[in-house]
A computed fold for a 167-nucleotide RNA from uncultured Gemella sp., annotated as Lysine riboswitch aptamer. The RNAcentral record of the sequence draws on MGnify. Its mean pLDDT, the model's own confidence on a scale to 100, is 82. The source organism's lineage runs through Bacteria, Bacillati, Bacilli, Gemellaceae and Gemella. It matches the Rfam family "Lysine riboswitch aptamer". Rfam describes the family as follows. Riboswitches are metabolite binding domains within certain messenger RNAs that serve as precision sensors for their corresponding targets.
RNA sequence: AGGUGGAGGUCGCGAUACUUAAUAGUAAUUAAUAGGAGAUUUAGGAGUCUUUGAAUAUUAGUGAAAGGAUUUAUCGCCGAAAUGAUAUGUGACCUAAAUACAUAUUGUUGGGGCUAUGUUUAAUAGGCAUAGAACUGUCAUAGCAAUUCGCUAUGUUGAGCUACUUU
Numbered sequence: 001a002g003g004u005g006g007a008g009g010u011c012g013c014g015a016u017a018c019u020u021a022a023u024a025g026u027a028a029u030u031a032a033u034a035g036g037a038g039a040u041u042u043a044g045g046a047g048u049c050u051u052u053g054a055a056u057a058u059u060a061g062u063g064a065a066a067g068g069a070u071u072u073a074u075c076g077c078c079g080a081a082a083u084g085a086u087a088u089g090u091g092a093c094c095u096a097a098a099u100a101c102a103u104a105u106u107g108u109u110g111g112g113g114c115u116a117u118g119u120u121u122a123a124u125a126g127g128c129a130u131a132g133a134a135c136u137g138u139c140a141u142a143g144c145a146a147u148u149c150g151c152u153a154u155g156u157u158g159a160g161c162u163a164c165u166u167u
Base pairs, nucleotide, nucleotide: 001166002165003164004163005162006161009078012077013076014075015074016073017072020069028062029061030060031059032058033057034056038049039048040047041097042096043095044094045093081109082108083107084106085105086104087103088102089101090100110136111135114132115131116130117129118128119127120126137157139155140154141153142152143151144150
């Protein structure tokens, strides 16, 4: 230097299916009354609905879902994965933007919690970013201990550590 296999955690990471709560008596829709020209993510175009009454508001009735979370099971794994930037592509009538998803390059992060600030969200749940004080894993150094591979302190951190193997 290369190859093969392992470890960290009982809240390791992610995917799929199921359970449950919330979303929510919300969106939507029906009827009545008021209202009086708009509605269709933003802008423009096209199309559709609309004075046989649009948007909007009140009352009464019917009444969801997605994303996110959780429970259990299965599967794949240990840069597992997450995220910033750039580029390309796809999607809904067309163009541009916003938004969502995917791929590539590159940067950051060993791991999971807690607290604070900001942001996202219906949410005080959760996610993301930054910071803080601890815990934990790996390695190194020093000291103590001892037939053991431990304890304490300090520091580092995954392109790392470790077992076997080839040169």